[in-house]
RNA sequence: CCGUGCUAGGCGGGGAACUAGCGGUGCCCUGUACCUGCAAUCCGCUCCAGCAGGGCUGAAUCCCCUCCCGAGGUCCCCGCUCUCGGAUGCCGCCAUCUCGGGCGACGUUGAGGGUCGGGUCCCGCGCAGCGACGACUCGCGAACCGUGUCAGGUCCGGAAGGAAGCAGCACUAAGCGAACCUCGCCGGGUGCCGCGGACCGGCCUGGCCCGAGUCGAACCUGGUGGUGGGCACGGGAGCGCGCGGGUCGACGGAGGGUGCACGG
Numbered sequence: 001c002c003g004u005g006c007u008a009g010g011c012g013g014g015g016a017a018c019u020a021g022c023g024g025u026g027c028c029c030u031g032u033a034c035c036u037g038c039a040a041u042c043c044g045c046u047c048c049a050g051c052a053g054g055g056c057u058g059a060a061u062c063c064c065c066u067c068c069c070g071a072g073g074u075c076c077c078c079g080c081u082c083u084c085g086g087a088u089g090c091c092g093c094c095a096u097c098u099c100g101g102g103c104g105a106c107g108u109u110g111a112g113g114g115u116c117g118g119g120u121c122c123c124g125c126g127c128a129g130c131g132a133c134g135a136c137u138c139g140c141g142a143a144c145c146g147u148g149u150c151a152g153g154u155c156c157g158g159a160a161g162g163a164a165g166c167a168g169c170a171c172u173a174a175g176c177g178a179a180c181c182u183c184g185c186c187g188g189g190u191g192c193c194g195c196g197g198a199c200c201g202g203c204c205u206g207g208c209c210c211g212a213g214u215c216g217a218a219c220c221u222g223g224u225g226g227u228g229g230g231c232a233c234g235g236g237a238g239c240g241c242g243c244g245g246g247u248c249g250a251c252g253g254a255g256g257g258u259g260c261a262c263g264g
Base pairs, nucleotide, nucleotide: 001264002263003262004261005260006259009057010056011055012030013029014028015027020046021045022044023043024042034054035053036052037051038050063257064256065255066254067253068252072248073247074246075245076244077242078240079239080238081237082236083235084234085233088232089231090230091228092227093226094225095224096223097222100220101219103216104215105214106213112210113209114208115207116206117205118204119203120202122197123196124195125194126193127191128190130187131186133184134183135182137178138177139176140175146171147170148169149168154163155162156161
C1' cells in the first nucleotide's frame, strides 16, 4: 500500500418554550434525513443522552474537533401604530373669586368713613275714624179677644137718670220702617295722631367732623374647583430591509484528528 472480516461511531441538526436541570414528543427554522411502539394540564433521565425492539452503514464525501460564513430564533434599545389609565404636569372648556393692570359709571356741587338725631319693621294702650248691633228720636201699626171717647141702636127705671158697648175717631203694645244727632257695646288688610315697650342690626334721610375714593364688569394677570383626554406620563399588544447592540445558531466552506484482527 492492497484485500477480507469486524469495532467505536453514524443513519439529521438548531432556536424558543416547558423544566430544579437535561433529552424527546408538540411549535418554528434549516432542508431530505432507516423502520415499529410511546409521550403536553406529557414521556424519559440525573449526566452528555429520548426509552424499548429491529435493520443498514461503518474508519471516511459519510465519524470527531476547531475556525469562517450565516437562514432563523430570542433578549435589550430605538421608532411607529393601536388600546387602557387619569396619580402628576401642560393644554382646551366651564364655574367662581381676584391684590394689581385695563374698561365704564359716580365723586371736592363731597367718594367713603365717624358721630348725633329722625324715619322705615313689630307689640300693647289711648285717641280719632269706619262698620255691625242695641238704646234714644220720628212715623206706621189691633173686625172681636188693647185703652179712651163712644153717634145710632140695646138693656134697667114711672121719670130723673144709670149700665154694657158695635161702627167711627184718637192713642198705644208686639211688630215694621225711617233717620242718622247722641249714648252703650263689639270688631278691623282703618290712621301723615299720641304714649310706652321691643330692636340698637339693615336701608333711607338731616346736622357736625375728617377729606378721595367707591361701585360695576370679568378683557389681561393670578388663585380655586369641575370637566375633556389633545400632549407629556404609566401599563399592555402589534409592527419595523432601524445597514442599532447582545446571545444561540441550522445549511454550507476551510483545516485537522480517529481504530482492531488475518492474509498478500